[in-house]
RNA sequence: GCCGGCUUAGCUCAGCUGGUAGAGCAACUGAUUUGUAAUCAGUAGGUCGGGGGUUCAAAUCCCUCAGCCGGCA
Numbered sequence: 001g002c003c004g005g006c007u008u009a010g011c012u013c014a015g016c017u018g019g020u021a022g023a024g025c026a027a028c029u030g031a032u033u034u035g036u037a038a039u040c041a042g043u044a045g046g047u048c049g050g051g052g053g054u055u056c057a058a059a060u061c062c063c064u065c066a067g068c069c070g071g072c073a
Base pairs, nucleotide, nucleotide: 001072002071003070004069005068006067007066010025011024012023013022019056027043028042029041030040031039049065050064051063052062053061
């Protein structure tokens, strides 16, 4: 330099075909317990990597930039 993949909650990741952004773990609150852990119930937490475009509507499609990983040279 060329090609491909990935970037979504604190962490690991879903979200396939455009239509209300989710799960597990972690955190917090409550129940249970003499107390802790475990268990159960609940709550909060996101400008979906940045910018632009298409569309009534974009995490999803298109362009560009950045970061990470891999292949080729």